Background:
Predicted 3D model of a 76-nucleotide RNA (transfer RNA) from Candidatus Korobacter versatilis. Its mean pLDDT, the model's own confidence on a scale to 100, is 80. Rfam family: tRNA.

RNA sequence: GCGCCCAUAGCUCAAUGGAUAGAGCAUUCGGCUACGAACCGAAAGGUUAGAGGUUCGACUCCUCUUGGGCGCGCCA
Numbered sequence: 001g002c003g004c005c006c007a008u009a010g011c012u013c014a015a016u017g018g019a020u021a022g023a024g025c026a027u028u029c030g031g032c033u034a035c036g037a038a039c040c041g042a043a044a045g046g047u048u049a050g051a052g053g054u055u056c057g058a059c060u061c062c063u064c065u066u067g068g069g070c071g072c073g074c075c076a
Base pairs, nucleotide, nucleotide: 001072002071003070004069005068006067007066010025011024012023013022018056027043028042029041030040031039049065050064051063052062053061
């Protein structure tokens, strides 16, 4: 330098182009308990990496950029 893949909540991951992006764990609060753990309930937590485009409608499709991973190549 070229090609491919990945980026969604603090972490790990979902989400046929179609309503207000969800789950588990973690966190906080409450219940339960002699007290904890476990268990039960609830809450909070999101610029879907960034910008632009297509579309009535984009996490999803296209382009560019950023970051990460893999492969190939060049120089020496």